[in-house]
RNA sequence: AGAGUUUGAUCCUGGCUCAGAGUGAACGCUGGCGGCGUGGAUUAGGCAUGCAAGUCGAGCGAUCCUUGCUUGAUACUUAUUGGAGUGCUUGCACAAAGAUAAGACGAUAGUGCUGGAUAGCGGCAAACGGGUGAGUAUCGCGUGAGUAACUUGCCCCGAAGACAGGAAUAGCUUCGUGAAAACGGAGGUAAUACCUGAUGUUACCAUGAAUCGGCAUCGAUUUAUGGUCAAAGGUGGGGACCGUAAGGCCUGCCGCUUUGGGAUGGACUCGCGUCCUAUCAGCUUGUUGGUAGGGUAAUGGCCUACCAAGGCAUUUGACGGGUAGCCGGCCUGAGAGGGUGACCGGCCACAUUGGGACUGAGACACUGCCCAGACUCCUACGGGAGGCUGCAGUCGAGAAUAUUUAGCAAUGGGCGAAAGCCUGACUAUGCGACGCCGCGUGAAGGAUGAAGGCUUUAGAGUUGUAAACUUCUUUUCUAAGGAGAGAACGUUCCGCUAUUAAUAGUGGCGGAAUCUGACGGUACCUUAGGAGUAAGCCACGGCCAACUCCGUGCCAGCAGCCGCGGUAAUACGGAGGUGGCGAGCGUUACUCGGAAUCACUGGGUGUAAAGGGCAAGUAGGCGGCUUAGUGAGUAAGAGGUGAAAUCCUCCGGCUCAAUCGGAGAACUGCCUUUUAAACUGCUAGACUUGAGGUUGGAAGAGGGAAAUGGAAUUCUCGGUGUAAGGGUGAAAUCUGUGGAUAUCGAGAAGAACACCAGCGGCGAAGGCGAUUUCCUGGUCCAAACCUGACGCUGAACUGCGAAAGCUAGGGGAGCAAACAGAAUUAGAUACUCUGGUAGUCCUAGCCGUAAACGAUGAGUACUAGGUGUUGGGGGCUUGUCCCUCAGUGCCGCAGCUAACGCAUUAAGUACUCCACCUGGGAACUACGGUCGCAAGGCUAAAACUCAAAGGAAUUGACGGGGACCCGCACAAGCGGUGGAACAUGUGGUUUAAUUCGAUGCUACGCGAAAAACCUCACCAAGGCUUGACAUGUAAGAAGUAGUGAACUGAAAGGGGAUCGACCCGUUAAGUCGGGAACUUACACAGGUGCUGCAUGGCUGUCGUCAGCUCGUGUCGUGAGAUGUUGGGUUAAGUCCCGCAACGAGCGCAACCAUUACCUCUUGUUGCCAUCCAUAGGAUUUGCUUGCAAAUCUUGUGGAGCACUCUAGAGGGACUGCCUGGGGUAACCAGGAGGAAGGUGGAGAUGACGUCAAGUCAGUACGGCCCUUACGCCUUGGGCUACACACGUGUUACAAUGGCUGAUACAAAGGGUUGCCAACCCGUGAGGGGGAGCUAAUCUCUAAAAAUCAGCCUCAGUUCGGAUUGGAGUCUGCAAUUCGACUCCAUGAAGCUGGAAUCGCUAGUAAUGGGAGAGCAGCUCGCUCCCGUGAAUACGUUCCCGGGUCUUGUACACACCGCCCGUCAAGCGAUGGGAGCCGGGGGUACCCGAAGUCCUGUGUAGGCAGGCCGAAGGUAAAACUGGUGACUGGCGCUAAGUCGUAACAAGGUA
Repeated sequence: AGAGUUUGAUCCUGGCUCAGAGUGAACGCUGGCGGCGUGGAUUAGGCAUGCAAGUCGAGCGAUCCUUGCUUGAUACUUAUUGGAGUGCUUGCACAAAGAUAAGACGAUAGUGCUGGAUAGCGGCAAACGGGUGAGUAUCGCGUGAGUAACUUGCCCCGAAGACAGGAAUAGCUUCGUGAAAACGGAGGUAAUACCUGAUGUUACCAUGAAUCGGCAUCGAUUUAUGGUCAAAGGUGGGGACCGUAAGGCCUGCCGCUUUGGGAUGGACUCGCGUCCUAUCAGCUUGUUGGUAGGGUAAUGGCCUACCAAGGCAUUUGACGGGUAGCCGGCCUGAGAGGGUGACCGGCCACAUUGGGACUGAGACACUGCCCAGACUCCUACGGGAGGCUGCAGUCGAGAAUAUUUAGCAAUGGGCGAAAGCCUGACUAUGCGACGCCGCGUGAAGGAUGAAGGCUUUAGAGUUGUAAACUUCUUUUCUAAGGAGAGAACGUUCCGCUAUUAAUAGUGGCGGAAUCUGACGGUACCUUAGGAGUAAGCCACGGCCAACUCCGUGCCAGCAGCCGCGGUAAUACGGAGGUGGCGAGCGUUACUCGGAAUCACUGGGUGUAAAGGGCAAGUAGGCGGCUUAGUGAGUAAGAGGUGAAAUCCUCCGGCUCAAUCGGAGAACUGCCUUUUAAACUGCUAGACUUGAGGUUGGAAGAGGGAAAUGGAAUUCUCGGUGUAAGGGUGAAAUCUGUGGAUAUCGAGAAGAACACCAGCGGCGAAGGCGAUUUCCUGGUCCAAACCUGACGCUGAACUGCGAAAGCUAGGGGAGCAAACAGAAUUAGAUACUCUGGUAGUCCUAGCCGUAAACGAUGAGUACUAGGUGUUGGGGGCUUGUCCCUCAGUGCCGCAGCUAACGCAUUAAGUACUCCACCUGGGAACUACGGUCGCAAGGCUAAAACUCAAAGGAAUUGACGGGGACCCGCACAAGCGGUGGAACAUGUGGUUUAAUUCGAUGCUACGCGAAAAACCUCACCAAGGCUUGACAUGUAAGAAGUAGUGAACUGAAAGGGGAUCGACCCGUUAAGUCGGGAACUUACACAGGUGCUGCAUGGCUGUCGUCAGCUCGUGUCGUGAGAUGUUGGGUUAAGUCCCGCAACGAGCGCAACCAUUACCUCUUGUUGCCAUCCAUAGGAUUUGCUUGCAAAUCUUGUGGAGCACUCUAGAGGGACUGCCUGGGGUAACCAGGAGGAAGGUGGAGAUGACGUCAAGUCAGUACGGCCCUUACGCCUUGGGCUACACACGUGUUACAAUGGCUGAUACAAAGGGUUGCCAACCCGUGAGGGGGAGCUAAUCUCUAAAAAUCAGCCUCAGUUCGGAUUGGAGUCUGCAAUUCGACUCCAUGAAGCUGGAAUCGCUAGUAAUGGGAGAGCAGCUCGCUCCCGUGAAUACGUUCCCGGGUCUUGUACACACCGCCCGUCAAGCGAUGGGAGCCGGGGGUACCCGAAGUCCUGUGUAGGCAGGCCGAAGGUAAAACUGGUGACUGGCGCUAAGUCGUAACAAGGUA
């Protein structure tokens, strides 16, 4: 610091989203240690249990314990007695009560230089500390002031005092009531409790006096007189004196009373600041003020009575509604800001809900009181008790928040003289990765780069020095031992000092000793052990750092946005690898940032969202020049304050850090004061340039009213006149023989004002157009004079405001919504036509909106020009001139703009004021308010939904847009197809199978240049399983490989008799070893199985159309443009010229082969002009009548190579020449010559690309699938089916013909598994035959149409030949399904073909035959060849296709595009709605607790009454929320219905 996302691409606008930081967090996975922090954000919901406020005995009486002393009851023991009684051996033993003495224990009582505990009275505290944020939009909080309107316990300083008395009461005792809580009666008692009196420095009050000061009421100080008000003691020590003692007395400390001051805390008042909402615009009756009184610490309507009627100043937002504790701070941010108010600190509020007071220095009081309500608990049913928003803890709700711990050791607080006690404040501890910080999970070496995993092009790569392994270390951990600080105080003693009469006592300082630790088995240190105890989470398509494999197959799923997934997913799930962070990592939620996306810093409004329809004008904002004053704003200095903490800087302490401490800076603010005086403001004065006025001119559809006019239209009347008129794309409805239309005349009516007329004029806008008159507003110009800033803008408000519409009354010719009819159409509630009512017009009044537009608010100033035009003025050189002011247009520079464009009439540069905007839809909507007679207008949301919506420009594509051009594209012609039969292909149907592919042009006589078997992929059946075929490895077998008889079978297959090898080395040897071959096993083979949408290659098509691009430069922010456009020209982006382009490439053309002409060369198998020879034939002549000669002709042989031809090399044609046109060009037209003339003809040749065009079945190839089968072999069948439909052909329908006969002329090809001659046989297909030929030699081979002659005579025929029957031929293993041909017989449809449609421009169409490929055989197909051989083209309006330029576009999958609305379905949110159910607040009334206050009464406690008064009740309204049958629209949702409204002239702009 930016990034992703609208588009085919671009720039802009604009939203959405991401990367950052943060949190009192929660959730998922994971989890070693320590330090420091932090932890109920939700139900201010309910709470069991324990603890959280006591203390003082040095205030008081009493009680208890302890201890010393005194007292010493009862009981006990011992001794001396005593002897009731008992046992019996009868004289022995036992023995109670009682008496006396001693002893110990010691009750009780008293007492104190003992110590302790304590219920009560009393004092102080309990108003702090701790919690929470419900309420509160408020002087609550923050900040700064004020109190001359106040208070303050404990504390400090000062002054004065503390005298004399009295009456009670709790505790206690006793009696009573009650279940309890608790209460009552009687008796008696103390105080630092209470009361009375005295004193009165002061204080207060009243009346005076004086001084000083201030801020309005006034304040301060001094003083005089009169009046009123106080107190309490406790304790320690003590020499003299007094006293029996207590004590007096002296003294210390604490306490008490009055008062002044201070400190601290509090109270009140004020300035400023403090959220959203105007769909809350008016609110208010204690309300605003005054007087009097009450009340308070104190001002005050704080309260009451009376008087007045004000007050809020409320658009600077009152009143109402919603939300919220405020701040220091915290988070974020560059800052300004925005968000927030956990922890820590300050303030406020609250304490179960509501009300109330009491006590007190302080409360209307969290763990006080009273009352009312709800809830919980106890109860004997009469009545009672309670308040965790203290610390722990519990339930509930919730995504969610901890120990019913230890200790007062420290810090702090309360009480106390103190020791001390209390303290869930606090200090510690536990739990939670909740946060921040630190540490660790080892370090070094270690390559065979181990194994395993993953990938792989199969080689390897990667995990990876990672591991193993070696050496080392010990933070952490475990165990043991040692050990610092948190401790200061206190107590005792000593010394000094103050007080004092004092060495006592007390206080202070110093010293010594002693004592106090919850944490704590602590931090820290040492020793020992041992790598031992310790790594995860998220991501890996882009943003964003990190990639492969497998699985899945629009499924499952992911996703923050864009978007992934439909068979090769770097996006899902898993794995490997990698990246990031790390005891954490991700997710979710929220805040700020990025977002200049509310813009103060720092945005906009012509077209993206956005200028109000226009004006006048209130408040407000802003305002010319100058002088003086002032000092509010402003600036500078000084002072006060801005708490601490936090942040920042420096320093320091915990090993570091987090955390902590110290110092500084900062706290951008507010207040006070001094100074300055430029600017703004204010006050006073002056000025003229802004503004206005006066005078004189000027133009004008400016406005209002009245009058007048002609043309046209329609109607009425009359005349003429006759059959149509009208209307349309074409028609019809309609008018007309009852006389229309047309035409002439007359009349009536209403509306609008042709020409002039002009991007001319006027007006603020809407708007204004015949003429004249009257009334009236504004503007401009010229020259002076006057006023003296009087100005600009402008919320609210007011007025004006097209058309349509509404109300009332007129008017109504034409036009014309609605409506009716006629057409069009699939429909036509439209477009077109015929009619036609509101309305259009006038008067009066509403409405208040328009694309009310320049889509551009008003005003002022400045910033190049050029050229028109309107109005006025001026100048001279009088012109088609110049200057100037005010308007109105166009072009254009700088500048601006996203671009388009704007550009002195700004969208430029600045200032002032107003209005408006903040993604699209929902929505110019709902609800509410308001205006309106209504229609409706103005104002104006939300839920929900989308990731876009949009502006300008670019390239294409498209248009029932335009211009130009081309093509058998149309036209002009010729011949076909579509009708028939057959052939062939396709669809469909059928079938066991009818294998597969090709499907508009560009599939359909196509792949297939040959389906009887094979082909073959399909079907049925039978078989084989390393396989029909290839390679490798291992093992095996010796009569091995091979051959394969009988038998079985449809064949394949099974079966195995018989025969029986090869190569290399070796051996005496078929001896051995190896190879080949075989068997078995494993790898693998094989697949016409899938994917042409994974591909290569090839091909079709646009199209042989003239295009498609690049480099550099230039232009543009950019996509892009330019070049390649333009003017000509061409078959052509062919060439020329011009040009910010200059060049180049792929295409065009040419080069290539062929054909047409010529020359040279070649000369067999070709040729034969000439010559020779020879064999026939014919004619003539001569003669010996069968011989010769000559001529002609045919054949053969030779010479020959002239010709034809063959096939090589050359030539030839280039707009080269001439004339004309054209721009002196390119080029075009004509001509000459020439075999050929303007690319001569015809081929091959196919640019960038398009169609995911075709082909995995021609081959190749990725991936997937099958593997005793989807592979392989075999037999048979099928691809040949047949109600039908289509394409392509053949043959015809006949006389330009058919049949019969005769006769002539080709070219190009093929041939040895072949072509096959002569000759013979057969009607023929063909057979026999075998010569010749590996071909310019032989052969296929007859060319046919044509020509000649004859017959047929218009007929389903002597046309036509389908179909069928019979008989044959040939090929082949085989001809039935299913071949071709021949002969005889049969003789179907068909008489020129509807709509529609195809080919062809010259050796072409048409027509005739020939050959070839493939092939055993088989063609009407395909390819090639030659013969005969036309017609027509005016031309480019139209159809189709294409090219170039231009235009529009909402298209870009590109018009087979896009897209709108109703209806139907599902889902979602929402408005209305008879109502129903709540909530908070207010009003009126009823009832009225506690309690203050008031009145009365009583000695007092109190009692009675009254005002107010919480809760409750009644009533009627308003507001707000939920719900609601039904209902309205809205949004969203791959493939629903109907149409086609918009985008192109979108087919009616």
Predicted 3D model of a 1549-nucleotide RNA (small-subunit ribosomal RNA) from a metagenome. The prediction has a mean pLDDT of 82. The RNAcentral record of the sequence draws on SILVA. Its Rfam family is "Bacterial small subunit ribosomal RNA".